[in-house]
Molecule: transfer RNA
Organism: Parcubacteria group bacterium
RNA sequence: GCCUCCGUAGCCUAACUGGACAAGGCGUCGCGUUUCGGCCGCGAAGAUUGAGGGUUCGAGUCCUUCCGGGGGUA
Numbered sequence: 001g002c003c004u005c006c007g008u009a010g011c012c013u014a015a016c017u018g019g020a021c022a023a024g025g026c027g028u029c030g031c032g033u034u035u036c037g038g039c040c041g042c043g044a045a046g047a048u049u050g051a052g053g054g055u056u057c058g059a060g061u062c063c064u065u066c067c068g069g070g071g072g073u074a
Stems, first nucleotide, its partner, number of pairs: 001073007010026004019057001028044005050066005
């Protein structure tokens, strides 16, 4: 260089063939429980889905150019 896969919240993982408010776990914060803490229960906040552009009534999903990472190839 070429081929291929991946990038979604602080971390990990979903999202079926393009369809509604992007879901869950850990963590964080608050409350309850406890002598305090932990465990446990209840609740809350946190995402422009790597960046830009395009297609579409509608994009995390399709197309395209970049950026970053893994694997393959001489």